Predicted 3D model of a 370-nucleotide RNA (Bacterial RNase P class A) from Leifsonia poae. A source record names the gene rnpB. It matches the Rfam family "Bacterial RNase P class A". Its family is annotated with dimeric ribonuclease P complex, ribonuclease P activity and tRNA processing in the Gene Ontology. RNAcentral holds the sequence, with entries from ENA.

[in-house]
Order: sequence, then structure tokens, then C1' cells
RNA sequence: UGGGUCGGCAAGACGGUCGCGUCGGUCCGCGUCAGCGGGCCGCCGAGGAACGUCCGGGCUCCGCAGAGCAGGGCGGUGGGUAACACCCACCCGGGGCAACCCGCGAGAAAGUGCAACAGAAAGCAGACCGCCGGGAGGCUCGCCUCCCGGUAAGGGUGAAACGGUGGUGUAAGAGACCACCAGCGGCCGGGGUGACCCGGCCGGCUGGGUAAACCUCGCCCGGAGCAAGGUCGGACAGGGGACCAUGAGGCUGCUCGCCUCGUCCCCGGGUAGACCGCUAGAGAGCGGCGGCAACGUCGCUCCGAGAUAGAUGGCCGUCCGCGGCGCUUCGGCGCCGUGACAGAACCCGGCGUAUCAGCCGGCCCAUUCC
Repeated sequence: UGGGUCGGCAAGACGGUCGCGUCGGUCCGCGUCAGCGGGCCGCCGAGGAACGUCCGGGCUCCGCAGAGCAGGGCGGUGGGUAACACCCACCCGGGGCAACCCGCGAGAAAGUGCAACAGAAAGCAGACCGCCGGGAGGCUCGCCUCCCGGUAAGGGUGAAACGGUGGUGUAAGAGACCACCAGCGGCCGGGGUGACCCGGCCGGCUGGGUAAACCUCGCCCGGAGCAAGGUCGGACAGGGGACCAUGAGGCUGCUCGCCUCGUCCCCGGGUAGACCGCUAGAGAGCGGCGGCAACGUCGCUCCGAGAUAGAUGGCCGUCCGCGGCGCUUCGGCGCCGUGACAGAACCCGGCGUAUCAGCCGGCCCAUUCC
């Protein structure tokens, strides 16, 4: 310098102005109360994923003697954690020269099931060609055709053809036998907490895949969710009960007559509504210590959304990044465009997915120079 691989940062900055929301102050209005509405001033007001709601937990209510069934989830080993399907380290297998990446990593010699096409034959398989033996026939004496049998060494098909290579053997062949290699099983020695690794001996044992198919084994899981749950708590209509009793108002100036009307409690309704839950927490940053690490622990410092039909937006100016065009004295200047994905709703830990243009670093490989 080029290529690769892994990780991190950041998510335009500042100012003005208008608008929206919570909160605080102040003023006004409404209401029996809880409280509600409005004006002015002031502070503050999304994210790395706030997202999907796919896992795991906190919290709340309900259920629960214990155990089991059903159902669901998880699956190498050791560790981390409140917990996990997450994270870290290691093991095994695969890919890569390497850094590194990938595997939803138990069991297919318990049972059942499944497998396109090609091919003669696909699950304790299979003679299409070939090879070999025997018989019959033909013959141009090279051989050819038919029949019976042997053979999985060779060809061909396939993702896969029942260990591989070499030899002995044989009519030709075959773990039929032998040596080495690979796998499996048994015994033994060594290392490791363990998965597992290294080594020796023995046994011809060679028994394909699929469990994100049923299934088997081991481990884990009670249900519902902040519209959880709790506190306060109306009004109108209508209904019921108790009490006061012949009063008040209107037609009408008076009399008679007619019409309307009271107070309290309960139901309506623990409804409407308001408040709490509600945002300081398994919290963040820096440093020390322990640990390979995930992480733990101690000290210091810091932490100004909390709505409820749901606010966080628009415009202008200057600067910044990127792109295009024009000019250029190659230093730049001017104009235009553009700055993603998305967005709180009880909180937290993960995973997954989306993301314009950028910046920084570790490691590996190649090349050049010293």
C1' cells in the first nucleotide's frame, strides 16, 4: 500500500421563532366535594434500536399439602446471571493459507415411518454390460449365438451401491485369508473439574440418511397480566323506605275550585370520574481489586419524558458531512440538493429485524522498502 476479518464510536451542531405535552409559579373563571378549564412566565421533553412482542425475569392479583398425567420448552462440557432459548471459555465436527466463521451439537446396533430423479438393483439390495466354468449349435477357424451356473474385482446410474489400498488365493472372484489404514466395541495406562484428548493390546465386528418425523432419555415450566392491582368517589332519570304535615306557588285583586311542589336515608353505583401504581433502577460512567473471559465486588461521581386517545413538530439563519453542476490563480469559491431507520405507554435483561452517508481501532494474508 492492497485485500480480508473482528470490534467500537456516532446517529448532524448552535441560535432564533411559531406550535404541542408534563411539571412549578402566578392570575382569572367554574364546581357541593374530588377537581376541572383558561391566560401569562419559567424548567424540561424518545432510541440504538424506543420497533417486532420472540424468549427470560421483577412487580401485582388469583390458585396451590405433596406427587403424577396432559401440554410446552430446552439439549456437547464447565462457568456467568434474578432468570433465559442469552453471554463467556473450552471440546467435537465442518469451511478458510490465516485472522476468523459456521453448527437450533442427546439418542438412528429400542420400535414405527419417510426418501424425487436416474438406475438391472435402494435396506439384512442387486446380475444391465463385463469376467469365469460347463453344455448345444454355427463358422470365413479370429470367433459368434443360445441355454445352465458362478462372480459384486471392473464399467455404467445415483446424494448414497453394504469399509479402503496392496497381496495371497481362485476357473473368475469375494474379509475367504494376510499386512497396513479408517471406523466400531472391549480391556488397560496417562492427562483434564469435565466435554474430551494421547498411547498400548485384543476382537474380522464393518450394523447408510432423516428425531426443526413419531418416538426414547435427561432437565425445566401453576395461571393471568399495569385495561395487573389498590385508594377515594359523584350527578341526572327512575325505584323503595322513614319523617313533617295542610303549608308554599300558579290560574286571579278576593272567595271557591283546579294544578304543581318538601326533608333525610338506601338502591341506581363502588358505576362515571379522580388519584396511587409511575418511573432512582438486577441503573450509568470512571477507577481499584478478583477472574483468561462473561461477570462479581468496593470507592467516587452522575441520573430533569411519564402521556391516557396518547405531546416531542414546522420554518428561518450560520456552520458541519455527503452528492451534483459551474468557475478556478488548483489553495479553494459559488449555487442547488440531501442527512437514514424509526419512535416511549409498568420496568428491566436478551434475541431478532430496519438503518443514508461516515469515522476509529485490533488481528490475519499478500506486496514493497529499511